[in-house]
Molecule: SAM riboswitch aptamer (S box leader)
Organism: sheep gut metagenome
RNA sequence: CUUAUAAAGAGUGACGGAGGGAACGGCCCUGUGAAGUCCGGCAACCUGCUUUCAGCAAGGUGCCAAAUCCGACGGUGGUACCGAGAGAUAAG
Numbered sequence: 001c002u003u004a005u006a007a008a009g010a011g012u013g014a015c016g017g018a019g020g021g022a023a024c025g026g027c028c029c030u031g032u033g034a035a036g037u038c039c040g041g042c043a044a045c046c047u048g049c050u051u052u053c054a055g056c057a058a059g060g061u062g063c064c065a066a067a068u069c070c071g072a073c074g075g076u077g078g079u080a081c082c083g084a085g086a087g088a089u090a091a092g
Stems, first nucleotide, its partner, number of pairs: 001092005011039001013038003019029003024071003040064003045060002047057004068086001073083004
C1' cells in the first nucleotide's frame, strides 16, 4: 500500500501497586486493586484435521469492561440510519 473484518467469545488465579480505555472532546473503568508480568481462557484471520451448508484442534498471530465505549466530517426526515475519515487486527 491492497483486500477483508468488527453488537459474538474469553478470570472470584498469582505477583504488582496507580493508572487505564490510540489521539482530541465526552463518557467511563480503577485501592471491592489500574498498567505490566506469569498462569489461565477465547477462537476472528492464517494453518492443520474431519464424515466440508459445518465441526474440531489451538501451531502462527490476535484478543479477554462498555458496538472500534460514543462523538468528531458528509448525506438523509433530528437524537436515528447510511457513508467517509482515523485507529485496530488478519492475510497478501